[in-house]
RNA sequence: ACCGACAAAGGCAAACCUGUCGAAAGGCAGGGACGCAAAGUCAAGGGUCUAAAGCUCCCCUGAUGAGCUACGACAGCCUGACCGCCGAAG
Numbered sequence: 001a002c003c004g005a006c007a008a009a010g011g012c013a014a015a016c017c018u019g020u021c022g023a024a025a026g027g028c029a030g031g032g033a034c035g036c037a038a039a040g041u042c043a044a045g046g047g048u049c050u051a052a053a054g055c056u057c058c059c060c061u062g063a064u065g066a067g068c069u070a071c072g073a074c075a076g077c078c079u080g081a082c083c084g085c086c087g088a089a090g
Base pairs, nucleotide, nucleotide: 002090003087004086011036012035016031017030018029019028020027021026034076040082041081042080044079045078046077047074048073049072054068055067056066057065
């Protein structure tokens, strides 16, 4: 360094519930643990989710609706980058 133990010290926290922010996806805080050896950090590539605003369509206008679009979101989907705790066997 790779690697990752029925090891030790600790850590994180899915679903769900409550509060709050947001148009939404989702974020944050508290409760809660399905799991996690990077479930620490970064939206760079792929992917997924959302569509307020914008564009298009329904003869025209308005309302409503439909379609498209990320500059929004997800790091607990994959790849990549950066940093890091512990130390059995190999």

c-di-GMP-I-GGC riboswitch aptamer from a Syntrophomonadaceae bacterium, 90 nucleotides, folded computationally. Lineage of the source: Bacteria > Bacillati > Bacillota > Eubacteriales > Syntrophomonadaceae.